[in-house]
RNA sequence: UGCGGGAUCGGCUAAUGGUAGGCCGUUUGGCUCUGAACCAAAAAAUUGGGGUUCGACUCCCUGUCCCGCAG
Numbered sequence: 001u002g003c004g005g006g007a008u009c010g011g012c013u014a015a016u017g018g019u020a021g022g023c024c025g026u027u028u029g030g031c032u033c034u035g036a037a038c039c040a041a042a043a044a045a046u047u048g049g050g051g052u053u054c055g056a057c058u059c060c061c062u063g064u065c066c067c068g069c070a071g
Stems, first nucleotide, its partner, number of pairs: 001070007010024004018054001026042005047063005
C1' cells in the first nucleotide's frame, strides 16, 4: 500500500429494516445477629460523519482504530 474481517451498557454477548435484550459486575431494597448465598428492582451501550428509507445496530459512501492475508 492492496484485499478481507471487526468495533453494541463497566466486561462478555444477542438482535428478519419495526420498543436495543441476556449473563456477569455495580447500586438500592428484602432476607440474615453480620456477611456470603438467595429474592426483587434500578442505572447503564449501538466507533465518528453523511446518505437511502415512513423507520437503520442492520443497507450504501467515507473517516478513525484493531485483527488477518498478500506484497
Overview: A computed fold for a 71-nucleotide RNA from a Candidatus Liptonbacteria bacterium, annotated as transfer RNA. NCBI's taxonomy places the organism under Bacteria, Bacteria candidate phyla, Candidatus Liptoniibacteriota. It matches the Rfam family "tRNA". Gene Ontology term of the family: triplet codon-amino acid adaptor activity. The RNAcentral record of the sequence draws on ENA.